């Protein structure tokens, strides 16, 4: 790279629902059908993981440093925050 957990990206209610994820079915790698469902997306952090080293252990190092900022997140409404108008 990837995959998993945590946080963060002001806060809430309503609604539609794609995909995944759960149930049931079927002519079964895929279709129908019913439940769920608008942080799944981005940034940090840590683990799997990789590399050296020692040396049979619960092991040590690294896989970058610094400094400024974040950009998004279906409709619909509230609210907070900043700005401007009046």
């Nucleotide at each position: 790279a990837g995959c998993c957990c945590c946080g963060a990206g002001g806060a809430g209610c309503g609604u539609u629902g794609c995909a995944a994820c759960c149930c049931g079915g079927c002519a079964c790698u895929g279709c129908c059908g019913g439940g769920c469902c608008a942080g799944g997306c981005u940034c940090g952090g840590g683990g799997c993981c990789g590399g050296g080293c020692a040396g049979u252990u619960c092991g040590c190092c690294c896989g970058u440093c610094a400094u400024g900022u974040a950009a998004c997140c279906g409709c619909g409404c509230u609210c907070g925050u900043u700005g401007a108008a009046c």

About this RNA: A computed fold for an 86-nucleotide RNA from a Burkholderiales bacterium, annotated as SAH (S-adenosyl-L-homocysteine) riboswitch aptamer. Its mean pLDDT, the model's own confidence on a scale to 100, is 79. It matches the Rfam family "SAH (S-adenosyl-L-homocysteine) riboswitch aptamer". Rfam 15.1 lists 1,354 matches to the family in 1,132 species.